[in-house]
RNA sequence: AGGGACAUAGUUAAAUGGCUUAACAAUGGUCUCCAAAACCAUCAAUGUGGGUUCGAUUCCUACUGUCCCUG
Numbered sequence: 001a002g003g004g005a006c007a008u009a010g011u012u013a014a015a016u017g018g019c020u021u022a023a024c025a026a027u028g029g030u031c032u033c034c035a036a037a038a039c040c041a042u043c044a045a046u047g048u049g050g051g052u053u054c055g056a057u058u059c060c061u062a063c064u065g066u067c068c069c070u071g
Stems, first nucleotide, its partner, number of pairs: 001070007010024004018054001026042005047063005
């Protein structure tokens, strides 16, 4: 320099263009003599800008960041 992949909750991952989902973590509660485990509840997210569309996590584009390949 050229090409490609990825970016969603504190972490790890789902999600045919049509209500953003779960596990773990955190917080509160139930249970227990106490604690752990278990159970219930709460909390919290689509990298940034623009475009297409009635409607975008999803499609297009630029940028930013990470990783890989070629030279």